[in-house]
RNA sequence: GGAGCCGGCCGGGCGGCCGCGGGCGAUCGGCGACGAUCGUUCGAGGAAAGUCCGGACUCCACAGGGCAGGACGCUGGCGAGAGCCAGGCGGGGGCGACCUCGCGAAGGGGCAACAGAAAGGAAACCGCCGCCGGCGGCAACGCCGGCGGUAAGGGUGCAACGGUGGGGUAAGAGCCCACCAGCGCGGCGGGCGACCGUCGCGGCUCGGUAACCCCCGUCCGGAGCAAGGUCGAGCAGGAAGCGUUCGAGGGCGGCCCGCCCGAGCUUCCGGGUAGACCGCAGCGACCCGGUGAACGGGUCGCCGCCGGUGCUUCGGCGCCGGCGAGACAGAUGGUCGUCGGCGGGGCAACCCGCGCACAGGAUCCGGCUUACAGGCCGGCUCCUCCG
RNA sequence: GCCCCCGUAGCUCAGGGGAUAGAGCAUCGGUUUCCUAAACCGUGUGCGGCAGUUCGAUUCUGCCCGGGGGCG
Numbered sequence: 001g002g003a004g005c006c007g008g009c010c011g012g013g014c015g016g017c018c019g020c021g022g023g024c025g026a027u028c029g030g031c032g033a034c035g036a037u038c039g040u041u042c043g044a045g046g047a048a049a050g051u052c053c054g055g056a057c058u059c060c061a062c063a064g065g066g067c068a069g070g071a072c073g074c075u076g077g078c079g080a081g082a083g084c085c086a087g088g089c090g091g092g093g094g095c096g097a098c099c100u101c102g103c104g105a106a107g108g109g110g111c112a113a114c115a116g117a118a119a120g121g122a123a124a125c126c127g128c129c130g131c132c133g134g135c136g137g138c139a140a141c142g143c144c145g146g147c148g149g150u151a152a153g154g155g156u157g158c159a160a161c162g163g164u165g166g167g168g169u170a171a172g173a174g175c176c177c178a179c180c181a182g183c184g185c186g187g188c189g190g191g192c193g194a195c196c197g198u199c200g201c202g203g204c205u206c207g208g209u210a211a212c213c214c215c216c217g218u219c220c221g222g223a224g225c226a227a228g229g230u231c232g233a234g235c236a237g238g239a240a241g242c243g244u245u246c247g248a249g250g251g252c253g254g255c256c257c258g259c260c261c262g263a264g265c266u267u268c269c270g271g272g273u274a275g276a277c278c279g280c281a282g283c284g285a286c287c288c289g290g291u292g293a294a295c296g297g298g299u300c301g302c303c304g305c306c307g308g309u310g311c312u313u314c315g316g317c318g319c320c321g322g323c324g325a326g327a328c329a330g331a332u333g334g335u336c337g338u339c340g341g342c343g344g345g346g347c348a349a350c351c352c353g354c355g356c357a358c359a360g361g362a363u364c365c366g367g368c369u370u371a372c373a374g375g376c377c378g379g380c381u382c383c384u385c386c387g
Numbered sequence: 388g389c390c391c392c393c394g395u396a397g398c399u400c401a402g403g404g405g406a407u408a409g410a411g412c413a414u415c416g417g418u419u420u421c422c423u424a425a426a427c428c429g430u431g432u433g434c435g436g437c438a439g440u441u442c443g444a445u446u447c448u449g450c451c452c453g454g455g456g457g458c459g
Stems, first nucleotide, its partner, number of pairs: 001383010012339007020043010045358001049369002052367005057224004069220005074087005088103006104214001108213002110209002125154002127150010162180006181205001183202008228278004237269006249261004282302008303324009340356001341354005388458007397412004405442001415429004435451005
């Protein structure tokens, strides 16, 4: 200098103008609910996504036990759980840093197409060897047939029942021996453990599939914020009271008279539709600033989270830093300037172009997965060059 | 928003670890007919995508993609 691996983080900055949603304040309108204007303040993410796995929360169900069904599964730690971190063993990829997948074949049942002689507990197709018979040949021997032996060699297959060498044999074979691999048992050493190392002995020793059933262990009631709760028009229902020429009630802007219409009117009750609110997070004190308020700056306390860290009797407690959207058909946008980025041109100053990755809340939280332009920090590996 | 289901030929459906993946209708070609229809014979075409498990995946598992349904 180039190419990469791992971990962590960012993922446009500042300002002007016009808009959008929520809170708050002032003014105006309105009996009120509320509306309008002005001002002020807050206003999407690392994945807000997929809804894959859990939890909180809410409603429904529920004596107890079992069956069925489902999820998970090496070891240790953390955690409410999903899951995360570290470690062990094995397979695969990479020269490497490293990445990735798996970890009950001990019990029982099942499956393994095609090929192949033989495939669940086996096998003689070719080959090799022996014996018998026949034929050929002077003979050595060859050919054919039969009966046996043989898992060394060939060939098939994802898979054929240890490997290499020697002895042995008719030919062979763990049949025997040495070494190696593997399994089992025992001892010693290390580790919390999974497991690892080493020594001795044994018979020489076949596997795959549980993302097939199954075995063992642990856990699991159902639904989901469109859950659910509170208030509640109108219409319908029920009850009581008043009234129907002895006229309730209504209209003629308020009252009286008068005129007209006139059979219903008023109150209460339970359920509950439309609708509204809650569920849905921030609250408060003090000081300073401004012109009165909302507000801004600062300090502190409480609440809810997140990250780090310390202590712990494992229940928690403390310290430091950071954060605090709440719409309901659903607000975050547009535009301009400048800096940054990317692309193109130019020797350069500079010019031109692109708004510039993936994407956007919907009860909240923890995880997993998927998408993602570009960039920063730390550690490590390989190659090349120089000293 | 929350929950659930389904993707196999042009269409409607079978198949749930080993087949050349089938059936009906449709398409195309042929026979028949003067021509067409009907009938008969033949023919092509496909497992949504990417990974994983397995010797082997349309089938089993995971993640994406697409479609459909329910809930006030």
Molecule: RNase P RNA; transfer RNA
Organism: Actinomycetota bacterium